This is a predicted structure of a 75-nucleotide RNA (transfer RNA) from alpha proteobacterium BAL199. Model confidence (mean pLDDT): 80 of 100. The source organism's lineage runs through Bacteria, Pseudomonadati, Pseudomonadota and Alphaproteobacteria. It was read from a public genome assembly. It matches the Rfam family "tRNA". Its family is annotated with triplet codon-amino acid adaptor activity in the Gene Ontology.
RNA sequence: UGGGGCGUAGCCAAGCGGUAAGGCAGCGGUUUUUGGUACCGCCAUUCGCAGGUUCGAUCCCUGCCGCCCCAGCCA
Numbered sequence: 001u002g003g004g005g006c007g008u009a010g011c012c013a014a015g016c017g018g019u020a021a022g023g024c025a026g027c028g029g030u031u032u033u034u035g036g037u038a039c040c041g042c043c044a045u046u047c048g049c050a051g052g053u054u055c056g057a058u059c060c061c062u063g064c065c066g067c068c069c070c071a072g073c074c075a
Base pairs, nucleotide, nucleotide: 001071002070003069004068005067006066007065010024011023012022018055026042027041028040029039030038048064049063050062051061052060
């Protein structure tokens, strides 16, 4: 430098045009003498950033940023 893949909560992770599942963690509650366990509830106006397309974008398009892989160049 070129090509490919990935980027969703504190962590993991589903969803891939119709408006963000689930698990762990966390918070509150019930149970318990206390803690743990168990059970119930809550927890993303938001999907790396900025534009574009669309009635509507996490999803499609463009640019950029970051990470990983492959190839190449210089030394």